[in-house]
RNA sequence: GGUUCCAUAGUGUAGUAGCACAUUUGUUUUACAUGCAGAAGAUCCUGGGUUCACAUCCCAGUGGAGCCA
Numbered sequence: 001g002g003u004u005c006c007a008u009a010g011u012g013u014a015g016u017a018g019c020a021c022a023u024u025u026g027u028u029u030u031a032c033a034u035g036c037a038g039a040a041g042a043u044c045c046u047g048g049g050u051u052c053a054c055a056u057c058c059c060a061g062u063g064g065a066g067c068c069a
Stems, first nucleotide, its partner, number of pairs: 001068007010021004023039005045061005
């Protein structure tokens, strides 16, 4: 330099905004841990476009990863 892929909750990941861990409330215990029942937490990297409507489709940018040279 060329090319492909990725960016979503604190972390990882799926995509009908869900799940696991983490956080938190109650309960269980002498206490802690575990278990059980709940709760909160995302404007989906940024900007623009298409559409009645976009996390999802298109373009550009930013950051990251792989391959080729």
Model confidence (mean pLDDT): 83 of 100.
Transfer RNA from Pteropus alecto, 69 nucleotides, folded computationally.
Lineage of the source: Eukaryota > Teleostomi > Euteleostomi > Sarcopterygii > Pteropus.
The sequence is in RNAcentral, with records from Rfam.
It matches the Rfam family "tRNA". Gene Ontology term of the family: triplet codon-amino acid adaptor activity. The family's RNA type in Rfam is transfer RNA. Rfam 15.1 lists 5,335,975 matches to the family in 14,413 species.